The prediction has a mean pLDDT of 79.
The RNA shown here (glmS glucosamine-6-phosphate activated ribozyme aptamer) has 145 nucleotides and comes from Pectinatus brassicae.
The sequence was found by an Rfam model in a public genome assembly.
Lineage of the source: Bacteria > Bacillati > Bacillota > Negativicutes > Pectinatus.
Its Rfam family is "glmS glucosamine-6-phosphate activated ribozyme aptamer". Its family is annotated with regulation of gene expression and catalytic activity in the Gene Ontology. About the family: This entry contains a glucosamine-6-phosphate activated ribozyme that is found in the mRNA for GlmS. GlmS is an enzyme that uses fructose-6-phosphate and glutamine to generate glucosamine-6-phosphate. By type it is a riboswitch.
RNA sequence: GCAUAUUGCUUAGCGCUGGCUCUUUAUAAGAGGACGAGGAAGAGGUUGUCGAGUAAUCAGCGGAUGCCUCUCGGCUGUAAUCCGGUCGAUAAAAUUUGUCAAAACCUUGGGGCAACCCAGGACACAAUACAAAGAGUAAGGAUUG
Numbered sequence: 001g002c003a004u005a006u007u008g009c010u011u012a013g014c015g016c017u018g019g020c021u022c023u024u025u026a027u028a029a030g031a032g033g034a035c036g037a038g039g040a041a042g043a044g045g046u047u048g049u050c051g052a053g054u055a056a057u058c059a060g061c062g063g064a065u066g067c068c069u070c071u072c073g074g075c076u077g078u079a080a081u082c083c084g085g086u087c088g089a090u091a092a093a094a095u096u097u098g099u100c101a102a103a104a105c106c107u108u109g110g111g112g113c114a115a116c117c118c119a120g121g122a123c124a125c126a127a128u129a130c131a132a133a134g135a136g137u138a139a140g141g142a143u144u145g
Base pairs, nucleotide, nucleotide: 001009002008003007014062015061016060017059019058020032021031022030023029024028035051036050037049041071042070043069044068045067046066072088073087074086075085076084078145079144080143081142082141083140095133096132097131098130099129106121107120108119109118110117111116
């Protein structure tokens, strides 16, 4: 937010707005208020990733797969136990190389007095994202066998 409404479903740059900005037929009625990429072991906590943008994408509220702590789990010579390290069932990292988006801009049509909104076309450019390498590499201590 929707509905068949003490329940169920939907959304996650998602939803909302009494601040704020803008419009007008003006003291009222409207419009705006996040552009994609990525993201789930469990519980709790919390000011919650990346870049793009002619930068209000401001401020605030709710939520959220992030981050922190603990638990569990993979790896850490063999089998276990304890502690430590590093990650999360694709279960080392730093680092290197390569690859990629949408809005924007331009343009077509529609709605609206307007602010603006909706649906298309064509076209570039990112990152701590993705892929390859690094690498089946590195990576401890103690005790027992």